[in-house]
RNA sequence: GCCGGACGGCCGCGGCGGGAGAGACAUCCCGUCGAGGAAAGUCCGGACACCACAGGGCACGGUGGUCGGUAACGCCGACCCGGGGAAACCCGCGGGAAAGUGCCACAGAAAACACACCGCCCACGUCCGCGCGCGAGCGCGGGCCGGCAAGGUUGAAAAGGUGCGGUAAGAGCGCACCGGCGCCGCGGUGACGCGGCGGCCAGGCAAACCCCACCGGGUGCAAGGCCAAGCAGGACCGUUCGGAGGUUGCCCGCCGAGGUCCAGGUCGGCCGCAGAGAUGGAUGGUUGCUCAAGACAGAAUCCGGCUUAUAGGCCUGCU
Numbered sequence: 001g002c003c004g005g006a007c008g009g010c011c012g013c014g015g016c017g018g019g020a021g022a023g024a025c026a027u028c029c030c031g032u033c034g035a036g037g038a039a040a041g042u043c044c045g046g047a048c049a050c051c052a053c054a055g056g057g058c059a060c061g062g063u064g065g066u067c068g069g070u071a072a073c074g075c076c077g078a079c080c081c082g083g084g085g086a087a088a089c090c091c092g093c094g095g096g097a098a099a100g101u102g103c104c105a106c107a108g109a110a111a112a113c114a115c116a117c118c119g120c121c122c123a124c125g126u127c128c129g130c131g132c133g134c135g136a137g138c139g140c141g142g143g144c145c146g147g148c149a150a151g152g153u154u155g156a157a158a159a160g161g162u163g164c165g166g167u168a169a170g171a172g173c174g175c176a177c178c179g180g181c182g183c184c185g186c187g188g189u190g191a192c193g194c195g196g197c198g199g200c201c202a203g204g205c206a207a208a209c210c211c212c213a214c215c216g217g218g219u220g221c222a223a224g225g226c227c228a229a230g231c232a233g234g235a236c237c238g239u240u241c242g243g244a245g246g247u248u249g250c251c252c253g254c255c256g257a258g259g260u261c262c263a264g265g266u267c268g269g270c271c272g273c274a275g276a277g278a279u280g281g282a283u284g285g286u287u288g289c290u291c292a293a294g295a296c297a298g299a300a301u302c303c304g305g306c307u308u309a310u311a312g313g314c315c316u317g318c319u
Stems, first nucleotide, its partner, number of pairs: 001314003005290001007288005013034008036296001040307002043305005048220004060216005065079005080094001081092004095211002100209002102205003117152002119148003125144008160178006179201002181198007224271004233262005245255003291294001
């Protein structure tokens, strides 16, 4: 990636076509068609239908690397970035934490305007002791004030990492390399990559609010449309000696109190509805033979996806 027992006999079921009967039902005969890869879940996207709607905005919901495919998608393909792997390849709810707000249990000094428990240091300031100096003062030791954040400690996470220099001790304080961020250049449709420059060094959480971009009106075939008994309603015509209407087209005759039309619309029917297709809801049963011994399952408006279930088997590529 694909298949989802094969073939046949008998008896059935439904749709359509033809025939018999009787032009329409029932019945009979013939022909033909009659479940799936998922028909399932109803999770996305559309078609279609009705309702709403000038236009714009807010709110709300959804989507979220990039480019492309598509009627459309939250689907698919290729690529990018991050992670894993020796590799084939697999995984990622993969925009923004440098717009703002908020949160980060326990532990810990500190959970973000950094901080100081242990620790390191006395360069500056000051005090004490000792020594030296005629003296200003100097040296050594110790303390206070103070400086530091390298090391230790806690944690899921600690304010870039490693090294050298530097310093009283230290520190991007300086430098080299690495990582990040920003700017510039080049390549690429783009995500992004490569190079150069700048010590700029910035914690995590957006499945917290939020911001950005894009998309989105609502309800679903019991949508919805058409026809339309009965009852009730409206208009017109007619009703005791002359009549509307009926009686095969007309006349006579006979019967004779209702008749015709309109609107909405109930019962009901049809459409919507399909190269299976209903609402009495079909697609089955049995048997023979064969093989590898047959799983999951069954339409209900229709398509495109995703997900889930699935005995057994086949094919292909790669490590």
Predicted 3D model of a 319-nucleotide RNA (Bacterial RNase P class A) from uncultured Baekduia sp. Its Rfam family is "Bacterial RNase P class A". By type it is a ribozyme. NCBI's taxonomy places the organism under Bacteria, Thermoleophilia, Solirubrobacterales, Baekduiaceae, Baekduia.